[in-house]
RNAcentral holds the sequence, with entries from ENA. Predicted 3D model of a 384-nucleotide RNA (Bacterial RNase P class A) from a Bifidobacteriaceae bacterium. Lineage of the source: Bacteria > Bacillati > Actinomycetota > Bifidobacteriales > Bifidobacteriaceae.

RNA sequence: CGAGUUGGCUGGGCGGUCGCGGCGGGCUUUGGCCCGGCGAGGAACGUCCGGACUCCACAGAGCAGGGCGGUGGGUAACGCCCACCCGGGGCGACCCGCGGGACAGUGCCACAGAGAACAGACCGCCGCCUUCCCCACCUGGGGUAGACGGUAAGGGUGAAACGGUGGUGUAAGAGACCACCGGCGCCCCCGGUGACGGGGGCGGCCAGGUAAACCCCGCCCGGUGCAAGGCCAGACAGGAAGCGUUUGAGGGUUGCUCGCCCGAGCUUCCGGGUAGGCCGCACGAGGCGCACGGCAACGUGCGCCCUAGAUGGAUGGCCGCCGCCGCGCAAGAGCGGGCAACCGCAGCGCGGUACAGAAUCCGGCGUACAAGCCAACUCGUCCG
Numbered sequence: 001c002g003a004g005u006u007g008g009c010u011g012g013g014c015g016g017u018c019g020c021g022g023c024g025g026g027c028u029u030u031g032g033c034c035c036g037g038c039g040a041g042g043a044a045c046g047u048c049c050g051g052a053c054u055c056c057a058c059a060g061a062g063c064a065g066g067g068c069g070g071u072g073g074g075u076a077a078c079g080c081c082c083a084c085c086c087g088g089g090g091c092g093a094c095c096c097g098c099g100g101g102a103c104a105g106u107g108c109c110a111c112a113g114a115g116a117a118c119a120g121a122c123c124g125c126c127g128c129c130u131u132c133c134c135c136a137c138c139u140g141g142g143g144u145a146g147a148c149g150g151u152a153a154g155g156g157u158g159a160a161a162c163g164g165u166g167g168u169g170u171a172a173g174a175g176a177c178c179a180c181c182g183g184c185g186c187c188c189c190c191g192g193u194g195a196c197g198g199g200g201g202c203g204g205c206c207a208g209g210u211a212a213a214c215c216c217c218g219c220c221c222g223g224u225g226c227a228a229g230g231c232c233a234g235a236c237a238g239g240a241a242g243c244g245u246u247u248g249a250g251g252g253u254u255g256c257u258c259g260c261c262c263g264a265g266c267u268u269c270c271g272g273g274u275a276g277g278c279c280g281c282a283c284g285a286g287g288c289g290c291a292c293g294g295c296a297a298c299g300u301g302c303g304c305c306c307u308a309g310a311u312g313g314a315u316g317g318c319c320g321c322c323g324c325c326g327c328g329c330a331a332g333a334g335c336g337g338g339c340a341a342c343c344g345c346a347g348c349g350c351g352g353u354a355c356a357g358a359a360u361c362c363g364g365c366g367u368a369c370a371a372g373c374c375a376a377c378u379c380g381u382c383c384g
Base pairs, nucleotide, nucleotide: 001380002379003378004377005376006375007374008373009372010371012322013321014320015319016318017317018316020039021038023036024035025034026033027032041355045366046365048364049363050362051361052360053225055223056222060258061257062256063255065221066220067219068218069217070084071083072082073081074080085099086097087096088095089094100216101215105214106213107210108209109208122155123154124151125150126149127148129146130145132143133142134141135140163181164180165179166178167177168176182206184203185202186201187200188199189198190197191196229279230278231277232276238270239269240268241267242266243265250262251261252260253259286305287304288303289302290301291300292299293298323353324352325351326350327349328348329347334345335344336343337342
C1' cells in the first nucleotide's frame, strides 16, 4: 500500500425569528401575561422473549396447553450474554449451527427407478428345460427364442440402493469365510468441574434419513395486563315480566374438572343520566468515575450526579453562515510533494445530509439507517 476479520463509537454546529409541553418565580381585572430553566433515540421502532409492578379466597390437585434442550458459568429472569466442547466453512484473523433421543413405538421419504427399509431381478451373469438352426456323426459342441430357478459382483435410476479394498470360495455369486481399514456397541486406564479428548481390549459382520412429523425423556410456566389498579367530584327516575333467598339464583377464582371463596339478589325488555379530574408516573435490577476479584459475561466496595412526562397526545417550522460527503468545472496562474507526467489541498457550481420519534418502567433480541471515526488482528506484495 492492497484485500479482509472482529469489537466499539459518532450520527450535524452557531446565530436569528415564529411556535409547543411540563416545572419554578413574579404580576393580575382570575381571562391571562412576563421572566428563568428543562424537554426523545441508538434504535424511543417491531411488540418477539424475560422480569418489576398491579389486581384476581395468596394461585391447592389433576388434565389439557405452551416453552426450552451440548457443557460450565453470569443474571431479578430469559428463548439473552460469556467461556469452552462437538460438527461444518475459510490459507488465515475468524465465521456458522432450533446442537437431547431414530435399537420405546408409529408415520413419512417427492421425481426418477425393477426395487426406498427386516428391500429389490430392468439390463447383465449362471444353472436347467423346451422350440428352431448349424457343425460333428453315435451319446457331443455352438447359436437363437421362450419358460422356470439362482445371484446384489458389474451397469442403470436417485439426495439416499442395506460397509470399503484385496483374497478364499462358487455354476455364477454373496461377510458365506479370511486379512486390513471404516463405523457401531460394551469394558478399562489417563487428562478435564463437565460437555469431551487421548490410549488399550472385547464383540457380532454392519446398523439409511427425518423429531422446525406424531411421540419419548429432562427442566420451566397460575391468570391478567397501566384501558392494570386506586381515589375524588358530578348526573339520573323509574316501570314490566321471569328465576331465586340455606333444598341457595347468581358471581369470583386458570382453558376444563374438582376444590375454595362471596352470596341476596339476578336476567331480559321499555325509559332516564354521565362520559370530568387526581394518583399510579418518573430515585431506578439508575448513570458516570476509580479500586479490587474474575479469561470473560459479571460481581463487590467507595465517591459524585438527578436527567422528558404529553393524554388528540409537546420536543417543531423558516432564514442566514459554517461543517461533512459525492459528482462536475477551471486549471499556463495560489500552497505542498515529485526529475517529470501528475497527485493532494485550496477555489467555483450542482446534489445529498439518513433511519426514525417516548406513553408504566427495566433487561434482551430482531429490524432500519445518509455520512463518517477509532482500536486490535489476519493474508498478500515491496522496502529496511
A source record names the gene rnpB. Its Rfam family is "Bacterial RNase P class A". Rfam's curators write: Ribonuclease P (RNase P) is a ubiquitous endoribonuclease, found in archaea, bacteria and eukarya as well as chloroplasts and mitochondria. Gene Ontology terms of the family: ribonuclease P activity, tRNA processing and dimeric ribonuclease P complex.